[in-house]
Context: one part of a larger RNA
RNA sequence: CUGGGCGUAAAGGGCGUCUAGGCGGCCGGGCAAGUCGGGGGUGAAAGCCCACGGCUCAACCGUGGGAUGGCCUCCGAUACUGUCCGGCUAGAGGGCGGUAGAGGGAGGUGGAACUACCGGAGUAGCGGUGAAAUGCGCAGAUACCGGUAGGUACCUCGAUGGCGAAGGCAACCUCCUGGGCCGUCCCUGACGCUGAAGCGCGAAAGCGUGGGGAGCGAAGGGGAUUAGAUACCCCCGUAGUCCACGCCCCAAACGAUGCGGGCUAGGCGUUGGGCCCUCAAAUGAUGGCUCAGUGCCGUAGCUAACGCGUUAAGCCCGCCGCCUGGGGACUACGGCCGCAAGGCUAAAACUC
Numbered sequence: 001c002u003g004g005g006c007g008u009a010a011a012g013g014g015c016g017u018c019u020a021g022g023c024g025g026c027c028g029g030g031c032a033a034g035u036c037g038g039g040g041g042u043g044a045a046a047g048c049c050c051a052c053g054g055c056u057c058a059a060c061c062g063u064g065g066g067a068u069g070g071c072c073u074c075c076g077a078u079a080c081u082g083u084c085c086g087g088c089u090a091g092a093g094g095g096c097g098g099u100a101g102a103g104g105g106a107g108g109u110g111g112a113a114c115u116a117c118c119g120g121a122g123u124a125g126c127g128g129u130g131a132a133a134u135g136c137g138c139a140g141a142u143a144c145c146g147g148u149a150g151g152u153a154c155c156u157c158g159a160u161g162g163c164g165a166a167g168g169c170a171a172c173c174u175c176c177u178g179g180g181c182c183g184u185c186c187c188u189g190a191c192g193c194u195g196a197a198g199c200g201c202g203a204a205a206g207c208g209u210g211g212g213g214a215g216c217g218a219a220g221g222g223g224a225u226u227a228g229a230u231a232c233c234c235c236c237g238u239a240g241u242c243c244a245c246g247c248c249c250c251a252a253a254c255g256a257u258g259c260g261g262g263c264u265a266g267g268c269g270u271u272g273g274g275c276c277c278u279c280a281a282a283u284g285a286u287g288g289c290u291c292a293g294u295g296c297c298g299u300a301g302c303u304a305a306c307g308c309g310u311u312a313a314g315c316c317c318g319c320c321g322c323c324u325g326g327g328g329a330c331u332a333c334g335g336c337c338g339c340a341a342g343g344c345u346a347a348a349a350c351u352c
Base pairs, nucleotide, nucleotide: 004323005322006321007306008305012320014201015200016199017198021194022193023192025088026087027086028085029084030083031082033081034080035077036076037075038074039073040072041071042070048066049065050064051063052062053061054060091191092188093187094186095184096183097182098181099180103177104176105175106174107173108172109171110154114150115149116148117147118146119145120144125136126135162169163168206247207246208245209244210243211242215241216240220236221235222234223233258319259318260317261316262315263314266297267296268295269294270293271292272291273290274289275288276287278285279284301308302307325352326351327350334345335344336343337342
């Protein structure tokens, strides 16, 4: 470089945004760079291939022809690509009118539970387990009532539900704020798709400074179990879990399935919007159609099979990322990043 691939065999970047680049709708016109046709020039000789010929053959040699990725130039063609000009609205964006939502940020409020403390009342145990023990309790515990304080998480609703690009998001109220969807078909007129770098976001754990600390709980201590038990079970318990600000940047970051677009039977459910019929008539209910989402089943087709199947893993197009036997090795070295922990990039010897 070519070829084949990436749900589970090796392989989709954790996610977004954007730059270069690649790719790009419909109609008309100009040009003719790509493209195509023709003419001319060049592509030295030797070598190579073919034919004929010369040494008795061959090697070798001679003659002719071919070949020689191609390049230059002139004339011509204009379907496609390109470029310039003009036009269009089916892509994209905007306006207007609606609409659902745990989308994000900040502030505030609430009840339940829990723990501690205070008070009341009350007595001999409570707790815990397979059974126990450590532990707590006559200095009055547990169970019950009242009060105060604190920190965390928000029961039911709740869903096969919703929102978000992903990570993720759930009590209630207010403020600030992003995106989506539907209707209208009013405006712009290809303004588009993808996207190496770059930049931003990125669960948990972890790190820095300060705060907070109820419950839980790595480490640690104790009790059990056991041959042992550096575990599983029990009693404690520090970091942490929580908040603010700053780092870290990993993941089974999963649909293990990149993004966008077009096309290709249906059936059943569900969320949001619009329209219609019927009933009711004050909201509305049943049904039907439609757009957007989210599930199950399934046709063709695909698949090694499992399975996928208008939410494709079907049939196609554009662009990016990635794979190339197992181990060595999500490693070493180097570079870049980080406070550190470490992260990103990423071999080879050797071996099967």

The part of an RNA shown here (small-subunit ribosomal RNA, central domain) has 352 nucleotides and comes from a Dehalococcoidales bacterium. The full RNA is in RNAcentral, with records from ENA. Model confidence (mean pLDDT): 89 of 100. Lineage of the source: Bacteria > Bacillati > Chloroflexota > Dehalococcoidia > Dehalococcoidales.